Predicted 3D model of a 279-nucleotide part of an RNA (large-subunit ribosomal RNA, domain VI) from an Elusimicrobiota bacterium.

Context: one part of a larger RNA
RNA sequence: UGAAGGAAAUUUGAGGGGAGCUGAUCAUAGUACGAGAGGACCUGAUUGGACGAACCUCUGGCGUACCAGUUGUUCCGUCAGGAGCAGCGCUGGGUAACCAAGUUCGGACGGGAUAAAUGCUGAAAGCAUAUAAGCAUGAAACCCACCCCAAAACAAUAUUUCCCAAAUAUUAGCUGCAAGGUUAAUAUUAAGAAGGCCACUUGUAGAUUACAAGUUUGAUAGGCAGGAGGUGUAAGUCCUGAGAGGGAUUGAGCUGACCUGUACUAAUCGGCCGUUUGA
Numbered sequence: 001u002g003a004a005g006g007a008a009a010u011u012u013g014a015g016g017g018g019a020g021c022u023g024a025u026c027a028u029a030g031u032a033c034g035a036g037a038g039g040a041c042c043u044g045a046u047u048g049g050a051c052g053a054a055c056c057u058c059u060g061g062c063g064u065a066c067c068a069g070u071u072g073u074u075c076c077g078u079c080a081g082g083a084g085c086a087g088c089g090c091u092g093g094g095u096a097a098c099c100a101a102g103u104u105c106g107g108a109c110g111g112g113a114u115a116a117a118u119g120c121u122g123a124a125a126g127c128a129u130a131u132a133a134g135c136a137u138g139a140a141a142c143c144c145a146c147c148c149c150a151a152a153a154c155a156a157u158a159u160u161u162c163c164c165a166a167a168u169a170u171u172a173g174c175u176g177c178a179a180g181g182u183u184a185a186u187a188u189u190a191a192g193a194a195g196g197c198c199a200c201u202u203g204u205a206g207a208u209u210a211c212a213a214g215u216u217u218g219a220u221a222g223g224c225a226g227g228a229g230g231u232g233u234a235a236g237u238c239c240u241g242a243g244a245g246g247g248a249u250u251g252a253g254c255u256g257a258c259c260u261g262u263a264c265u266a267a268u269c270g271g272c273c274g275u276u277u278g279a
Base pairs, nucleotide, nucleotide: 001152005163006162007161008160009159010158015149016148017147018146021049022048023047024046025045026044027043033038051106052105053104054103055102059100060099061098066093067092068091069090070089071086072085073084074083075082076081110144111143112142117137118136119135120134164278166189167188168187169186170185171184172183173182174181175180191275195273196272197271198270199215200214201213202212203211220266221265222264223262224261225260226259227258229255230254231253236249237248238247239246240245
């Protein structure tokens, strides 16, 4: 831009892509078969490997704005308590998010038409012959079936819902005795729908865009409150020990991303597009 007015949802599926793997064990059954040794088809069940997808309950990794311990040094006048720097100084843990080595799931079942192959009926050719007419069975391959995309599928699908006041003037038509009424076109005034975009707060999204949640008729982000989780008993004071230390207050204090709540702060003021019934 188109898709025969505009818009919001839902939708069919032409077509395209993905997937498609396989072992072992058990039962059938020590059966059929075989002198024995040995040892099945078929059918059913269980459990794996590799591969793939999704997810984070568990196991873990990472977790440089979380917590603690600790060395050296500088500074906060000293002590105490802290801060800076030293690869996050080093060390031990660790929430969310992300991730795999973790968890769950998948390949299927079934149908159609077939290949090699196997048949039925059956002539040409009184027989025979699966073939010439006709009919049937038959594979991880093919077409469906399973998952994803999909109407620019330009033959451009379908369904549902929503939206588009008016006044005046002129001209013309119709109607009427007339006053007038009514329809159409044009002009002016007035008006700008449904819906969308910009803007702003953001994240389940993300390079940008897009997508998604919101914008006071509000829990979108921050803050605050409570909680979860993490760390592991803060500081100060008191007791105790000659002291390094230990103990009590105390599962304390601190706590990023998580959960719930709460308008305290910020989503301000606003702007724009889109028209008047549709070849």
Model confidence (mean pLDDT): 87 of 100.